[in-house]
RNA sequence: UGGGUUGACUAGGCGGCCGCGCGCCACGUGAGUGGCUCGAGGAACGUCCGGGCUCCACAGGGCAGGGUGGUGGGUAACGCCCACUCGGGGUAACCCGCAGGCCAGUGCCACAGAGAACAGACCGCCUGCGCCCGCGCGUGCCAGCACAUGCGGGCAGCAGGUAAGGGUGAAACGGCGGUGUAAGAGACCACCAGCUUCCUGGGUGACCAGGAAGGCUAGGUAAACCCCACCCGGAGCAAGGCCAGACAGGACACGAUCGAGGGCUGCUCGCCCGAGUGUCCGGGUAGGCCGCUGGAGGGCGUCGGUAACGGCGUUCGUAGAUGGAUGGUCGCCACUCCUUCGCCGGCAACGGCGCGGGAGGACAGAACCCGGCGUAUCGGUCAACCCAUCCC
Repeated sequence: UGGGUUGACUAGGCGGCCGCGCGCCACGUGAGUGGCUCGAGGAACGUCCGGGCUCCACAGGGCAGGGUGGUGGGUAACGCCCACUCGGGGUAACCCGCAGGCCAGUGCCACAGAGAACAGACCGCCUGCGCCCGCGCGUGCCAGCACAUGCGGGCAGCAGGUAAGGGUGAAACGGCGGUGUAAGAGACCACCAGCUUCCUGGGUGACCAGGAAGGCUAGGUAAACCCCACCCGGAGCAAGGCCAGACAGGACACGAUCGAGGGCUGCUCGCCCGAGUGUCCGGGUAGGCCGCUGGAGGGCGUCGGUAACGGCGUUCGUAGAUGGAUGGUCGCCACUCCUUCGCCGGCAACGGCGCGGGAGGACAGAACCCGGCGUAUCGGUCAACCCAUCCC
């Protein structure tokens, strides 16, 4: 200098004008008006997982159902995070893994292929038989034919052997060399790979290293049923709690010479008015209020820990709407990209600087609150590490 890997941060700034919501203050009988403070995110998103909180259910155990799945740790908890092991990818930094069990049982393995699970004979190889051809030898006679036999070769022939070789396939029942055989084959032997059991050493553990023995070989698939181990009660802030109507309509009670009820009134008496009045249902409905935002909280320091994280100290602090506010516009500056012209460097391609001009700024938006994961995102900044090249 170029390319790459990982992690962290940021998500324009200032001002003017107009506008919206909570709260407070002032004015107004009221509707409301004015002023001031504050007012989204790294993902507020998807609502996938885990919890807090609330109500309901609940002695304990089991069945059913769902979930998780290497080991150790972290955490309120998790399907998350950290460290390690194993497997895979990359030259490397580093990345990826739904990573228990198909010698408990059952099922499935498309197409191609002869055959797909304790299989299979299509080609090939080998043996026997049959037929044909050539050659050799022998016998017979009608003298160029027949019979018998040996050797060699052949056949879309028949019967069998063979899993070495070919061919099909994602996968064909260990690999390679030898012995052996009619040809072959773990049939046998050496070495290698793999499996099971045992021993020794290391590690908390997953596991790793070394050694011995065995039968010789065991296909894949559990995001197939299933088996094993562990975990899980249900519903959700429209949870849940408090206050609590009006009209219609209905039911019951009382009521007009024995006066319901109301007014004057602190009460009683008294006086006056007087035909409807009271309670309940409608309805714990409509509506209002609480829940509501200070928490498993953030920053810094220090200690423990490889780390995730935890302890202690200190410090910081204003969204809470409920048809749902947090916006719009203009100006200046900063950033990124394109570009006329001028200057500089260079042979050139091109690069740099300056005065101007133009364009761009994403993804998205609280609704009870947290911890994660996943997904979206114009751009910018920083740190550590790896590879290549050049210079000293």

Predicted 3D model of a 392-nucleotide RNA (Bacterial RNase P class A) from Arthrobacter bambusae. The coordinates come from a structure-prediction model, not an experiment, and the mean pLDDT is 78.